RNA sequence: AUUCUGAGGAUUUGAUCCUGGUCCAGGAUGAACGCUGGCGGCGUGGAUAAGGCAUGCAAGUCAAACGGCUUUGCCGCAAGGCAGAGCAGUGGCGAAUUAGUUAGUAACACGUAGAUAAUUUACCCCAAGGACAGGGAUAAUUCAUCGAAAGGUGGACUAAUACCUGAUAAUAAUGAGGGGUCAUAUGACAUUCUCAUUUAAAGCUUAAUGCACCAUGGGAUGAGUCUGCGACCUAUCAGCUAGUUGGUUGAGGUAAUGGCUCACCAAGGCUAUGACGGGUAGGGGGAAUGAGAGUUCGACCCCCAACGAGGGCACUGAGACAUGGGCCCUACUCCUACGGGAGGCAGCAGUCGAGAAUAUUCGGCAAUGGGGGAAACCCUGACCGAGCGACGCCGCGUGAAGGAAGAAGCCCCUCGGGGUGUAAACUUCUUUUAUAGGGGAAGAACCCGCAAGGGUGACGGUACCCUAGGAAUAAGGGGAUGCAAAUUCUGUGCCAGCAGCCGCGGUAAUACAGAAUCCACAAGCGUUAUCCGGAUUUACUGGGCGUAAAGCGUCUGUAGGUGGCAAGACAAGUCUUUAAUUAAACCUCAAGGGCUCAACCUUUGAGCUGUUGAAGAUACUAUCUAGCUAGAGGAUGUUAGGGGCUGACGGAACGGUCGGUGUAGGAGUGAAAUCCAUUGAUAUCGACCGGAACACCAAAAGCGAAGGCAGUCAGCUAGGGCAAUCCUGACACUGAGAGACGAAAGCGUGGGGAGCAAAAAGGAUUAGAUACCCUUGUAGUCCACGCUGUAAACGAUGGAUACUGGUUGCUUGAAGUGUCGACCCUUCAAGUGGCGAAGCUAACGCGUUAAGUAUCCCGCCUGGGAAGUACGGCCGCAAGGCUAAAACUCAAAGGAAUAGACGGGGACUCACACAAGCGGUGGAUCAUGUGGCUUAAUUCGACAAUAAACGAGGAACCUUACCAAGGUUAGAAACUCUAGUGGACAGCUUGCAGAAAAGCAAGCCUUCUCACAAGGACCGCUAGAGCAGGUACUGCAUGGUUGUCGUCAGCAGGUGCCGUGAGGCGCUCCCUUAAAUGGGUAAACCUGCGCAACCCUUACUCGAUGUUUCAAGUGUCAUCGAGAACUGCCCGGGAUAACUGGGAGGAAGGCGAGGAUGACGCCAAAUCAGCAUGGUCCUUGAUACCUUGGGCUGCACACAUGAUACAAUGGCGAGGACAAUGGGUUGCCAAACCGAAAGGUGGAGCUAAUCCCAACAAACCUCGUCUCAGUCCGGAUUGAGGGCUGCAACUCGCCCUCAUGAAGCCGGAAUCGCUAGUAAUCGCCAAUCAGAUAUGUGGCGAUGAAUACGUUCCUGAGUCUUGUACUCACAAUAAAAGCGCUCGGCAGCUUAACAUUCUAUGCGGUUAAAAUCCGCACAUCUCUUUC
Repeated sequence: AUUCUGAGGAUUUGAUCCUGGUCCAGGAUGAACGCUGGCGGCGUGGAUAAGGCAUGCAAGUCAAACGGCUUUGCCGCAAGGCAGAGCAGUGGCGAAUUAGUUAGUAACACGUAGAUAAUUUACCCCAAGGACAGGGAUAAUUCAUCGAAAGGUGGACUAAUACCUGAUAAUAAUGAGGGGUCAUAUGACAUUCUCAUUUAAAGCUUAAUGCACCAUGGGAUGAGUCUGCGACCUAUCAGCUAGUUGGUUGAGGUAAUGGCUCACCAAGGCUAUGACGGGUAGGGGGAAUGAGAGUUCGACCCCCAACGAGGGCACUGAGACAUGGGCCCUACUCCUACGGGAGGCAGCAGUCGAGAAUAUUCGGCAAUGGGGGAAACCCUGACCGAGCGACGCCGCGUGAAGGAAGAAGCCCCUCGGGGUGUAAACUUCUUUUAUAGGGGAAGAACCCGCAAGGGUGACGGUACCCUAGGAAUAAGGGGAUGCAAAUUCUGUGCCAGCAGCCGCGGUAAUACAGAAUCCACAAGCGUUAUCCGGAUUUACUGGGCGUAAAGCGUCUGUAGGUGGCAAGACAAGUCUUUAAUUAAACCUCAAGGGCUCAACCUUUGAGCUGUUGAAGAUACUAUCUAGCUAGAGGAUGUUAGGGGCUGACGGAACGGUCGGUGUAGGAGUGAAAUCCAUUGAUAUCGACCGGAACACCAAAAGCGAAGGCAGUCAGCUAGGGCAAUCCUGACACUGAGAGACGAAAGCGUGGGGAGCAAAAAGGAUUAGAUACCCUUGUAGUCCACGCUGUAAACGAUGGAUACUGGUUGCUUGAAGUGUCGACCCUUCAAGUGGCGAAGCUAACGCGUUAAGUAUCCCGCCUGGGAAGUACGGCCGCAAGGCUAAAACUCAAAGGAAUAGACGGGGACUCACACAAGCGGUGGAUCAUGUGGCUUAAUUCGACAAUAAACGAGGAACCUUACCAAGGUUAGAAACUCUAGUGGACAGCUUGCAGAAAAGCAAGCCUUCUCACAAGGACCGCUAGAGCAGGUACUGCAUGGUUGUCGUCAGCAGGUGCCGUGAGGCGCUCCCUUAAAUGGGUAAACCUGCGCAACCCUUACUCGAUGUUUCAAGUGUCAUCGAGAACUGCCCGGGAUAACUGGGAGGAAGGCGAGGAUGACGCCAAAUCAGCAUGGUCCUUGAUACCUUGGGCUGCACACAUGAUACAAUGGCGAGGACAAUGGGUUGCCAAACCGAAAGGUGGAGCUAAUCCCAACAAACCUCGUCUCAGUCCGGAUUGAGGGCUGCAACUCGCCCUCAUGAAGCCGGAAUCGCUAGUAAUCGCCAAUCAGAUAUGUGGCGAUGAAUACGUUCCUGAGUCUUGUACUCACAAUAAAAGCGCUCGGCAGCUUAACAUUCUAUGCGGUUAAAAUCCGCACAUCUCUUUC
């Protein structure tokens, strides 16, 4: 310099940042399972039971080593000979290779680098020699014999390349002695001399340059042994070891060293750098994954090891302690005549078993390789091939082109259409593959033969090539909420089910099931299991520990780790160069080659990060040598201090005892009671006794390592600071183990005990109260000695060193200045606090006393729970402490900060919120509504505030939705089409029966165009087709509208600024306001919706107009328009501001009064029955429609809203005054007359400022009466008689008259309204409406008060602030878990004393005796040795 090289997402929350786990997307597999499946190539396939195995095969060969036997041919009369073929045996070589498996093994088993001077090696190669002379057997065979068999036993015969003896022999071996050279030790030498002893041989034949044989040396190959280094988990395994460690000793054994074995001697050896023990495991090349570092694995192929049913042993041999050899034991299987025998698939196939699961009892030695042989040849389940399995990788195909604004079917739909979709059909073309036919390999090298020539292919009639016909033979599985590519309908209705995680499903499910469509893959696709990755989630690369998990309670100090300045030496680490090695294969790269490509196979080169050697470099580290003084330590001087230990002393308070005074209470609490007290308390005075703790000083102060330390004095003692010089010379820092100290509580022994006070008792509180409160009160608290060893032992912050702006206090010391001296002031050092630059931090915060910047050392953490628990170990008298898991379970647990909400938190402010007042409700009767009950039906909705005189501003029928009964079915009303019929079928009138609807009959009536006819139009009827209809469901699918907080002052945005972010600021704070109203300040400046104003009504004045009013004029009136009020003026307060208190003028004064107007939003608030509307449901015995009657008015009861009352501020009678808003032509209705009245007759006037409702409005005023009573109060209820509306007043209307005359004498707990023309009281009008159950509602006027100190409390609201583990947001329940107390069961562990059960002593001796002692026997236990 260049190349290669790293992806995240979901899930904790109302939201955010962080910490932290869980899950997903990728790749891989000797896989298995589910569904599906056309072809080929190349690979691969018993991972579990190293479990058991039937059957066949997997190691034989040599007649050119040997004797014999059988047999064929030829010769021969025969004996026999010659030539072949074969057989068992003797003998040789092989059988120790190959093939299989991974049980064991944590080891020199493996890997790597070495050593062997401590060794061996058949067959093969090379060199140089040799092979002489003899001998005795034995199998086969034969005879006899035992046994069921396997298998033997005895006699006789025989051969060899079988065996033996002798000879010869050195460069062999052994022993003894001497010299030389070399070397790293024991030593080595193809250097050498001398002597002694010992050891050899085999022949065959096809006669060759043959093959064998013996000894020696060398090579090659194979093997043995030794060493360094590498290499799994566990300390809940800490001590292990007697052949153990060593021996210049001796001996045995081996190819060879060696305690390998033995004798003797010594007492060593290993271990925290992990011995010993336990668990797991064949090791490596390599494989998977990964950016890499790593992590995991060790199938196939290669190397090594180990094993061959389990265990042991040797023999043969070059080689074995031997898979298809032997012996023994054990287990198992088989045969058996029961006496005895046989066997070893972890060889290839195959079988059973177990298992989720793993193939043919195939062909061939044609090739490669191996054994034997001189060779031909034989053998070879090694191997080469084929078969089976989508198990994997790779390749190919299931057709190609054209073909509709686009068939059918299916799906969706806004009903218009869209999708499937050029997809199909159809036309043309092609034939890979499959099928059929024909041709047809390479792989062959070699063998026989003198030669010519001949012969050998399992695979395989396969690969490959050609031809034929025909789209013909060939597509699935998974998924579609997000992560994560791809959506709709239907069904289902927290069911059925899905799910990797978050999570879906409770009637509109893109998440379940089906369908359609779509997405990514594709002869496969998914699932499960396992590994790596993502996971920087064990962090070497590359993390952390104040609060998230995490600093040991503190100090001393061992090992270890790390270490000041400068010099020299060395070259271990380190660096450079080079050499060797790193088997092959694999893998990467480069260049190629062969199968049509690819997978696959193959050639060459480089690499494969490792190890070792050699040469060099010397900065740093290490080591060695000799130094230095800045770290550290020491000496001298001085100094502060509740540092520690011991002893003595002191006063106040408290309690007790005794005595005096004194009398009825005291004590205690929120309030009480238990308690003390007439046997004299409490109170008070005096004396004495006792124990514990030390007021003031006192402080954010001081000292100590921490825990901790406080009256005063004395003694003993540790550490620190400061100043100046001197001394040592790196002596330092940290510190695993270890040791010491270590609050309170607790334990042991002995003292002590005033007060306090666990436990305990009593009294209260309470639903309960094993508590909080009260009265008592024991351990304990105190002392001495000993133990325990833990705390929120906290700065939740380990120790040391260095560096990095400041400012301001306090403590100690020193110097300077100053002073007689001190104080003060300045500077330095040490300590201890506050605020804060930079920086750090998730934020909070830290900030020279770091949580900043760095270095060194130690400790600790790795999701929550289970659990600091169990088990084990150590410690403890005990309590317990230290160390310290797992099963199982969850998808979170957690930190900091943010916005809300809430608080029996705080500050400020407001409201008829309270208070101050007035009048009510709750009690009575009635009206109305609701619940409940009842019913055929009592239609439905509304339910705290925000339902209940509400929808309904008016249910006798209708309304009406409910019930009963009777009816209709294209329908009561709508649109279209088809067919038929008609021009009065309809309609109107009448009649019949009927409850009516509906039906039947009669009469009247007879469309337009057009001369007529036909046709058409229009209007009906009938039948049919599309459809209607539904007050049926869902207000939790919706629109619209409405209630409420609340006419409260809030809500939000833009830009900007602050913050990683949620978010904040703005909108806070001060003053002010009814007000986020205004002013000031401030990282804010503006803006919008709200507030206010604009609008309406009203109060005053003026102008214009003048229908009505009025006799007229007029204008108290009406209509229209204008003006007027703005803190404008004055005084005071206030920041001089905003504003505020007072005043003047004015009709009105500080928003003049009232109305309309209701921000963002909350309550899934209300309404599908006002209307509209998605979806669902019903549609001929209807959930539709019509009709009659009934019901909505039903009555034991409860609630809500009202009316009327309970009377004298009143009732009744008589007389007399004063309004306003409204309404009226199917209407209001005057005058007049009738009636006692309701009302009737009547009909003027009025479409209204004209007439009418309408009256003198009522309360009120005047006079009279009643005189406190259930009344001359009150009017319910009931009876009778009338009136009105209406088809119709029975259920079920209102009014009038007469009569009747309930309850009720001012209302419990509780609760409502109202601040001025208001409350209260009084009447009038209207809507709806035929009438009316209206006492309701909406308006109108009349009369017309009281009170507000104030904001403590109740309720609600606003702003700020604070806490929060709440966020469907403070309210209640359930479940689970934890904690405390308690009961029971099971398991584990422990079990003192007591009790119960069993038991072992006996014999002999000694002796006075035996209980001590000696001996013997036996039981049991322990130990040792052997099997």
Record summary: Model confidence (mean pLDDT): 81 of 100. Predicted 3D model of a 1427-nucleotide RNA (small-subunit ribosomal RNA) from a Parcubacteria group bacterium. The RNAcentral record of the sequence draws on ENA and SILVA. Its Rfam family is "Bacterial small subunit ribosomal RNA". Its family is annotated with ribosome and structural constituent of ribosome in the Gene Ontology.